The RNA shown here (transfer RNA) has 72 nucleotides and comes from a Microcaldota archaeon. Its Rfam family is "tRNA". Rfam classes the family as a transfer RNA. Rfam's curators write: Transfer RNA (tRNA) molecules are approximately 80 nucleotides in length. The prediction has a mean pLDDT of 83. RNAcentral holds the sequence, with entries from ENA. Taxonomically the source falls in Microcaldota (Archaea, Nanobdellati).
Order: sequence, then structure tokens, then C1' cells
RNA sequence: GCCUCGGUAGCUCAGUGGUAGAGCGCUCGCCUUGUAAGCGAGAGGUCGGGGAUUCAAUCUCCCUCCGAGGCU
Repeated sequence: GCCUCGGUAGCUCAGUGGUAGAGCGCUCGCCUUGUAAGCGAGAGGUCGGGGAUUCAAUCUCCCUCCGAGGCU
């Protein structure tokens, strides 16, 4: 230098055009003599950044940043 994959909640990851979800974690409540476990509820996200296409973009296209792997 070129190619491929990835970047989404605190962490690990889904979601591949129609207002973003799960598990764990956190907070509160129930339960318990109390704690844990269990059950219920809640908070928490510029979807790496910018631009384009579209009525509408996490999703498609371009540029760019970061990470992993491969080729030379």
C1' cells in the first nucleotide's frame, strides 16, 4: 500500500429500510428475622464521525477515525 471483518446501553452481543432490543450489571419495590437467590418495575444509547440516496437510514452508497485478521 491492497483486501476482509468489526465499532449499537457500564460489559457481552442481537437487530440488514419504517420511531433500537436481550442477557449480565445498576436503582427501586415484593419476598425473607436479615442477606443471597427468586419475582416485578425503572433508569441508562449523538447506533464511531461527516456527507449522499430515500417520504423515511443502525441498515444502502461515498469519505474518514479506531480495532482485529490476511496479502505484498